[in-house]
RNA sequence: UCUCAUCCAGAGGGGCAGAGGGACACGGCCCGGUGAAGCCCCGGCAACCAUCGCCGCACGCUCGUUCGACGUCAGUCGCAUCGAGGCCGGCGGCGAGAAGGUGCCAACUCCGUCCGGUGGUCGACCGACCGCCGGGAAGAUGAGG
Numbered sequence: 001u002c003u004c005a006u007c008c009a010g011a012g013g014g015g016c017a018g019a020g021g022g023a024c025a026c027g028g029c030c031c032g033g034u035g036a037a038g039c040c041c042c043g044g045c046a047a048c049c050a051u052c053g054c055c056g057c058a059c060g061c062u063c064g065u066u067c068g069a070c071g072u073c074a075g076u077c078g079c080a081u082c083g084a085g086g087c088c089g090g091c092g093g094c095g096a097g098a099a100g101g102u103g104c105c106a107a108c109u110c111c112g113u114c115c116g117g118u119g120g121u122c123g124a125c126c127g128a129c130c131g132c133c134g135g136g137a138a139g140a141u142g143a144g145g
Stems, first nucleotide, its partner, number of pairs: 001145007012042005020031003025113004043105003048101002051096007059089002061085004066080001067078004109138001114135009
């Protein structure tokens, strides 16, 4: 820096520390001396990767058929044809466990901001305000390049 998946579930105590924190900007709303950030210890949550089991597919693979090429006539070979198998690898689905690699443990990723749709209130219109739904952007985490 790119790609893909997930992000309304879940899970906190102690010690040190001492004023901030909730990614960034702005706005809002929260958390915080009944102790923020940060560091350490212990505990926990989850199940992305990895592991294991079952099932499926038939891409590789193996075996065979046909065709073709080559041949020293034993056979060998194929971006060819058709079929079978399911051992091994691969891919997909479901499940298990929590020992391994990560991650996480206030609030939807705390909410909004950009786009589309929609409800209500006010207003003569333009519009203003308060919501709801979907998407985007940005971000976080994992896996891969």
A computed fold for a 145-nucleotide RNA from a soil metagenome, annotated as SAM riboswitch aptamer (S box leader). Its mean pLDDT, the model's own confidence on a scale to 100, is 82. Of the family's consensus pairs, 97% are formed in the model. The RNAcentral record of the sequence draws on MGnify.